[in-house]
RNA sequence: CUCAUACACUUGGGGUGCUCUUUACAGAGCUGAGAGGUGCCAGGCACCGACCCAUCGAACCUGAUCCGGAUCAUACCGGCGUAGGGAAGGGUAGAGCGUCGCGG
Repeated sequence: CUCAUACACUUGGGGUGCUCUUUACAGAGCUGAGAGGUGCCAGGCACCGACCCAUCGAACCUGAUCCGGAUCAUACCGGCGUAGGGAAGGGUAGAGCGUCGCGG
């Protein structure tokens, strides 16, 4: 100096669905890392917590009221996807390369 490597710290990004029951709240079940809480509110939005992700970028969004398969149902599985977007800093360790000095 570099790194298709690892870790922690700080900062930031993201999603929160489906089914049953209930007047409603609450409750129960499915998948998953994650489907939580509080407040305002007609909806929806905001904040916090957990979880995941941060260019090494499939965390997540658009395409999508998409296509095929399964299911009571659902991004549940796969395609789409070598498509388009998408949020970073220094530090420690490791590895590689180069330079200088000393010795042989």

The prediction has a mean pLDDT of 77.
This is a predicted structure of a 104-nucleotide RNA (TPP riboswitch aptamer (THI element)) from Paracoccus sulfuroxidans.
The organism belongs to Paracoccus, within Bacteria.
Of the family's consensus pairs, 92% are formed in the model.